c-di-GMP-I riboswitch aptamer from a Deltaproteobacteria bacterium, 88 nucleotides, folded computationally. NCBI's taxonomy places the organism under Bacteria, Pseudomonadati, Myxococcota, Myxococcia. The sequence was found by an Rfam model in a public genome assembly.
[in-house]
RNA sequence: AACCGAAAAAGGCAAACUUUACCGAAAGGAAAGGACGCAAAGCCACGGGCCUGAGAGCUUUUUAGCUGAUGGCAGCCGGGCUGCCGGG
Repeated sequence: AACCGAAAAAGGCAAACUUUACCGAAAGGAAAGGACGCAAAGCCACGGGCCUGAGAGCUUUUUAGCUGAUGGCAGCCGGGCUGCCGGG
C1' cells in the first nucleotide's frame, strides 16, 4: 500500500413522515424536527437507468395531446476523486 469490516472506540450522515409567508413550471432542493438505514449514505451526472417536462417544436383532442433536458436523482447500478477508526 492493495485488500478486509469480526470485535471496539471517537465521531459522522440521515429514509419514510411532519413542518415552512423558503427556491423551482415540475421533478426536485433548502431549512427545522425525525430515524429506516449507511464504512464512503463524502464529492463528481462520465456510462447506463429512472423522475420531471419548462423554454422550444409538432398536431385542428387547442383551458388539450405528443415530442423533448439544457432540469433533477450520487440513499438505483457502474466508473472517477477523496477520506475516519480498526484489521492487515